[in-house]
RNA sequence: UUACUGAGAGUUUGAUCCUAGCUCAGGGUGAAUGCUGGCGGCGUGGAUAGGGCAUGCAAGUCGAAUGGGUUUAGACCCAUGGCAGACGAGGUCAGUAACACGUAGGAACAUACCCCGAAGUCUGGCAUAUUCCAUCGAAAGAUGGCGCAAUUCCAGAUGGUCUCUAAGGAGUAAAGAAGCAAUUCGCUUCGGGAGUGGCCUGCGCAGUAUCAGCUAGUUGGUAGGGUAACGGCCUACCAAGGCUAUGACGCUUAGGGGAGCUGAGAGGCUGACCCCCACCGAUGGAACUGAGACACGGUCCUUACUCCUACGGGAGGCUGCAGUCGAGAAUAUUUCGCAAUGGACGAAAGUCUGACGGAGCGACGCCGCGUGAUGGAUGAAGUCCUUCGGGACGUAAACAUCUUUUAUGAGGGAUGACAUUUCGACAGUACCUCAUGAAUAAGGGGCUCCUAACUCUGUGCCAGCAGGAGCGGUAAUACAGAGGCCCCAAGCAUUACCCGGAAUUACUGGGCGUAAAGGGUGCGUAGGUGGCGCCAUUAGUCCUCUUUUAAAUCUUCAGGGCUCAACCCUGAAGCUCGAGGGGAAACGGUGGUGCUCGAGGAUGUACGAGGUACGUAGAACUCUAGGUGUAGGGGUGAAAUCCGUUGAUAUCUAGGGGAAUACCGAAUGCGAAGGCAGCGUACUGGGACAUUCCUGACACUGAGGCACGAAAGCGUGGGUAGCGAAAAGGAUUAGAUACCCUUGUAGUCCACGCCCUAAACCAUGUUCUCUAGCUAUGAGGAGUAUCGACCCUCUUCGUGGCGUAGCUAACGCGUUAAGAGAACCGCCUGGGUAGUACGGUCGCAAGACUAAAACUCAAAGGAAUAGACGGGAAUUCGCACAAGCGGUGGAUCAUGUGGCUUAAUUCGUCGGUAAGCGAAGAACCUUACCAAGGUUAGAAAUCUAUCUGCACGGCUCUCGAAAGAGAGUCAGCCUUCGAGGGUGAUAGACAGGUGAUGCAUGGUCGUCGUCAGUUCGUGGCUUGAGCUGUUCCCUUAAGUGGGGAAACGAACGCAACCCCCGUUGUCUGUUUAAUUUGUCAGGCGAGACUGCUUCCUUACGGAAGAGGAAGGUGGGGAUGACGCCAGAUCAGCAUGUCCCUCUGAUACCUUGGGCUGCACACGUGAUACAAUGGUCGCGACAAAAGGAUGCAAGGCGGUAACGCGGAGCAAAUCCCAAAACGCGUCCCCAGUACGGAUUGAGGUCUGCAACCCGACCUCAUGAAGCUGGAAUCGCUAGUAAUCGUAGGUCAGCCAUACUACGGUGAAUACGUUCUCGAAUUUUGUACUCACCGCCCAUCAACUCAAGGGAGCCGGGAGUGCCCAAAGUCCCCGAUUUUCGGAGCCUACGGCAAGUUCGGUGACAGGGAGUAAGUUGUAACAAGGCACGGCUAGCGGAAGCUGGUCGUGGAACAAUUCCAUG
Repeated sequence: UUACUGAGAGUUUGAUCCUAGCUCAGGGUGAAUGCUGGCGGCGUGGAUAGGGCAUGCAAGUCGAAUGGGUUUAGACCCAUGGCAGACGAGGUCAGUAACACGUAGGAACAUACCCCGAAGUCUGGCAUAUUCCAUCGAAAGAUGGCGCAAUUCCAGAUGGUCUCUAAGGAGUAAAGAAGCAAUUCGCUUCGGGAGUGGCCUGCGCAGUAUCAGCUAGUUGGUAGGGUAACGGCCUACCAAGGCUAUGACGCUUAGGGGAGCUGAGAGGCUGACCCCCACCGAUGGAACUGAGACACGGUCCUUACUCCUACGGGAGGCUGCAGUCGAGAAUAUUUCGCAAUGGACGAAAGUCUGACGGAGCGACGCCGCGUGAUGGAUGAAGUCCUUCGGGACGUAAACAUCUUUUAUGAGGGAUGACAUUUCGACAGUACCUCAUGAAUAAGGGGCUCCUAACUCUGUGCCAGCAGGAGCGGUAAUACAGAGGCCCCAAGCAUUACCCGGAAUUACUGGGCGUAAAGGGUGCGUAGGUGGCGCCAUUAGUCCUCUUUUAAAUCUUCAGGGCUCAACCCUGAAGCUCGAGGGGAAACGGUGGUGCUCGAGGAUGUACGAGGUACGUAGAACUCUAGGUGUAGGGGUGAAAUCCGUUGAUAUCUAGGGGAAUACCGAAUGCGAAGGCAGCGUACUGGGACAUUCCUGACACUGAGGCACGAAAGCGUGGGUAGCGAAAAGGAUUAGAUACCCUUGUAGUCCACGCCCUAAACCAUGUUCUCUAGCUAUGAGGAGUAUCGACCCUCUUCGUGGCGUAGCUAACGCGUUAAGAGAACCGCCUGGGUAGUACGGUCGCAAGACUAAAACUCAAAGGAAUAGACGGGAAUUCGCACAAGCGGUGGAUCAUGUGGCUUAAUUCGUCGGUAAGCGAAGAACCUUACCAAGGUUAGAAAUCUAUCUGCACGGCUCUCGAAAGAGAGUCAGCCUUCGAGGGUGAUAGACAGGUGAUGCAUGGUCGUCGUCAGUUCGUGGCUUGAGCUGUUCCCUUAAGUGGGGAAACGAACGCAACCCCCGUUGUCUGUUUAAUUUGUCAGGCGAGACUGCUUCCUUACGGAAGAGGAAGGUGGGGAUGACGCCAGAUCAGCAUGUCCCUCUGAUACCUUGGGCUGCACACGUGAUACAAUGGUCGCGACAAAAGGAUGCAAGGCGGUAACGCGGAGCAAAUCCCAAAACGCGUCCCCAGUACGGAUUGAGGUCUGCAACCCGACCUCAUGAAGCUGGAAUCGCUAGUAAUCGUAGGUCAGCCAUACUACGGUGAAUACGUUCUCGAAUUUUGUACUCACCGCCCAUCAACUCAAGGGAGCCGGGAGUGCCCAAAGUCCCCGAUUUUCGGAGCCUACGGCAAGUUCGGUGACAGGGAGUAAGUUGUAACAAGGCACGGCUAGCGGAAGCUGGUCGUGGAACAAUUCCAUG
């Protein structure tokens, strides 16, 4: 430079990055299945039962080798003989893990037919089959006899270039036939060739070590036998070898290769069709013949099976081509022909050939063609959708014109066949011509995402779908149907299997701190790797040449033949290996020779809890004895068990005992790790520094191996103070097999012997080299300095912290690497099952080491992020607590709710955030509920059509509870007289629904919360989620403000702007008998801003004060961020969908009832329980509302409610209209002159109507209740408390409610420990439906797979022994081609003990799974006792406890280090 060349996606999470598995998109198949199916070409088709087979055919040929028989003849048949039958064909495949195969070589061989060469082919003889005769037998067949031939057989001769040899010599062959003849074909021997075969060797060649040792002909030698040939191939003797961790031996599986599929490649998988090799022929064994076999269509024996039989005995082998049965998901015709190619025989003609050539069947695969083409809009009909306008199917159809591939019919008609004549199964086929007529010809799968393609209807976690994720619980693009669309197309899908994607076994090309993964540690064998030079050599390496890698296949190129293609043919090159020759010597190896820097040694110095043994010291503890002394001690959250008047605890003295070593002590030191701590002595290991004296690569790592290896545990013997599993008791608790307490045995200690595991951790293997620093500290050295030391500087080794580059998924690591490199070892490959089962090794045991599978899930996991949560931390706020005042909870009543009841007690609302709530008014109405009676296009709405022209309707009567129905009667609209409007009736479209769904919705509202928060743009940081901003410090009521800061700005909230009250100026105005500087109402203004002073503060701001009506947001209201609760409401309204409605409603009308029902429970209130009170009398003072179907004064009547009557007032004018309070009277602490429920009687008012079910008045009655348990609520100033007033709704009112108004008018707040709620920061997390979370184990139920299991059954491979067919070999005998007998070996069979694999098995144990079972609460937060590893004991279960270890523990404290000041 050129060419070729590699694609990902879904799924763990609230989200992210990583790790990791699962799944998909591609290609392929000897396939099968489902639906569908027009034609042709070329291929391909029993993969399972190497299971059994009826029938036919598949190996014969030669008369020119020969004998015989038969026939008129041609000719045919039988037998002998020759050749063939060992090929071809089949099975893929049973066996075989092997010299079977592949490849490259080798030497001790054979070879019929074929080719070449040489020599020969002479003489003689004996038999015999078929036939014939006879006999036996059902048959198959057999036996005896006469006789005969040959290219059958035998003997002799000759003999070369044959064989042997002692080198003299000895031995060994033949066949003829045809032809008139020429001649041809044969025969024998030898040599050579070609091809073929036998043998040997190097290399390559599946899994398993839960197969580690195997081997007696075994390894070698000698001799002999045997073979075509070498050889333990076989035999005898001798020796004791041979193989193996580079995997012997065993077991399992399997034909090998060329090649095929896939893949970018490297690889992975496969071994159909075609080719090469091997093996097999019903099972097992054996030989014969032959050139060749231990023989598919030959023989003998054996076994099993099938068939024939006269029961005596025989026959058979489709894994040849067809075909049949069986089994199976599954695989074809009992076809034509030897015309071609090839084979056997033959001199040839020829015969035979299920090899082969063809046809048939199968969409099984690949390839090609077709199912029409052009025009055609009213965009027809129909179907589907629709926002009802329309849109889609769609130029699609119809219709018109055209064509004829294909199809059908007719006619012609091959190549394949040879030098010439003859010879064609395929085949009247391919192909050509003509005719007819769009005629004969389209389906399958899919449409949520991956993944191209969407709507409607039905269904309602059902039915179903599904490759994964996942859909379906009433609006399903995911189910089913339909329409439409997408993909492919005579096919399309599905299933199974292989490769790919998968870098998911990583050679190319991965990893191991925390995701799976570093061995507990060292020493060291094999092995792997190895410093600096020189010389030599070279099996590695590199270059070159030769040869080989069969053909086919494949790739590229150039061509050719079928109309093209698939397919086929020709040529060239390539196709990674092997072998040989020549060369090179850098690297590697080897040999030699040197070197010193690696390594080691020597000398000196200092250091240290390094190890072993012995001794010894003091403190503490405990025991014993004694003294003093008296009632407690001990223990805990609080207690109790326990000890103590027989004297404890306390204290003193003396003595005994065992274990451990305070302070020093530390982030220290030493050791390979485990680990090591008072002091001394003895013995002993190691490293460091300094000197640079010696050796001369002696090195590194290290599978196996060996040694060491905490604690617990085991054995034997001691010892035992304290502590302390188990155990006992006391507590706690629902329980408490625990946590806490009192005791306490093993154990902890020593000696010896085992065990061999730990979170044996730095979760980080060992060694070497390189790569910024700063700092601290331990051990040593040098320099400087000094009298000496200290200080300072440099340096080596060790131990820490921070940090650069770099690395990392991130966290983090960072010269003590997790950085950059090198060498070697160990280990990993989704989670669970499981470090388990089985097997093996070790152990006294406990157990350790090694180590699976079935089954099951689509995740499990690491790091980090935002939240939420914590019986984590810090800071802050709130009538949150505290300090106060008054209540609720007790009583009676009112009212609401639950429950109960009922024909109905309509409905909704349910912690906070339902319950005097919807309802600002349930006697009828309301009203939705119940009973009964009625209506049906409807009580009300719109439209259309017809009728009426009488509008509607009013009145009377009958039935009736009314509604309503019926009858009669009266009256009878406007009008331009056409009709129209309007009304009524009928019919049809439609109405109607307080029926369902607030989890389909709109709107509105509650709540956190008037809490201070919630976000965005740009920029910056991070792989990313995300962070920053918004954190930090000060401050605020406030994310309010200031400072600082990788942020700078902004938005919604906060604040302000709005309204009311408080001070005031001014203007206007009604009211008032009148006046206004006033009161009142309204408008416009002023005023307050930390502005001023002092103190603190960098600033913001805070504290105090002055002035002021008001002071630090002056008081109150309106205003409610992003969002949360699937919060509430379909019954206020609106609204999607569903449901009910022509004979009767879930609609509508009416009467009556109910919503008011009462063993009970709860909420909210009213009134009280009295003297700060009650009663009676007198006397005052408001605000804000309302008033015409109204408010109503004064007056009169009535005890009163109220009645009569009515001035005034559409309101600053009139009216409703005050109470507590003040002054005075009585009451005298009692169930009362408190309290007023309940009940009786009589009334008033509203209203069609007060029975259920109204309010009020009068008289009478006079209940509970004497201040309220646990608990709980409101309120921080004009507030609480207390007193009345008004309004809305409303005929009236169950209002004590609600909403407003004013009158009188307090107490207290030290403070933030605690309760509740909230905010911010931080921390942990296995939570994210977010702690009302998650989650563990037993038990109970059902299902599944695997292991154990007394046994039982079956298979495989062997071992030992017994029996032993056929047969080879050997021996003996005889009547000697043969027969008889004996022997060796041996198939089959039997016996015995094992081994291995599988099936089954009572039972017991664990494992896995399964919407809503039981018991507890182990883990995740400090998970409420931090958790976890190993070990031991115990317990329903998770688990608890002891010993030791880890941090993968929170919080706090101290010390130290680092950074900053």
A computed fold for a 1461-nucleotide RNA from a Patescibacteria group bacterium, annotated as small-subunit ribosomal RNA.
Its Rfam family is "Bacterial small subunit ribosomal RNA". Gene Ontology terms of the family: structural constituent of ribosome and ribosome.
Taxonomically the source falls in Bacteria candidate phyla (Bacteria).
Model confidence (mean pLDDT): 82 of 100.